[in-house]
């Protein structure tokens, strides 16, 4: 450094204060959060994954679907850094929820590491 595995660990954050209301962490003003890889320099909004939903499968497992950024600086390079302003965030319960509960003491992108072989 590359491959391989009935191996072994881990692998997701967030509603302070307040308004109205019989009743809201759901509505309103406000306040937070931001999975994994990869990218000439570090991403929630650049490319992918992954999760949730749905559709076939006994099942492994395949397949659909999949949110959201502009401008300015600096610099070899930045939609990733600095400023300033923006946006976006399954499905099921409930006063309508990215943040509450629930399916989840699940499941996963990956991370590490352990043993084989080259």
């Nucleotide at each position: 450094u590359c491959g391989c595995g009935a191996c072994u660990u881990c692998a997701g954050g967030a509603u302070a204060g307040g308004g109205u209301g019989c009743g809201a962490u759901u509505c309103c003003c406000g306040a937070c959060c931001g999975g994994c890889g990869g990218u000439g320099a570090a991403a929630g909004c650049c490319c992918g994954c992954g999760a949730c939903u749905c559709c076939c499968g006994a099942g492994a497992g395949g397949g659909a679907c999949u949110g959201a950024c502009g401008c300015a600086g600096u610099g070899a390079g930045a939609u990733u850094c600095u400023g300033c302003g923006g946006c976006c965030g399954a499905c099921a319960g409930u006063a309508a929820a990215g943040u509450c509960u629930g399916g989840a003491u699940g499941g996963u992108a990956g991370a590490a590491g352990c043993g084989c072989g080259g």
A computed fold for a 118-nucleotide RNA from Kiritimatiella glycovorans, annotated as FMN riboswitch aptamer (RFN element). The coordinates come from a structure-prediction model, not an experiment, and the mean pLDDT is 87. Of the family's consensus pairs, 100% are formed in the model. The sequence is in RNAcentral, with records from ENA, Rfam and Ribocentre. Rfam family: FMN riboswitch aptamer (RFN element). Its family is annotated with FMN binding in the Gene Ontology. NCBI's taxonomy places the organism under Bacteria, Pseudomonadati, Kiritimatiellales, Kiritimatiellaceae, Kiritimatiella.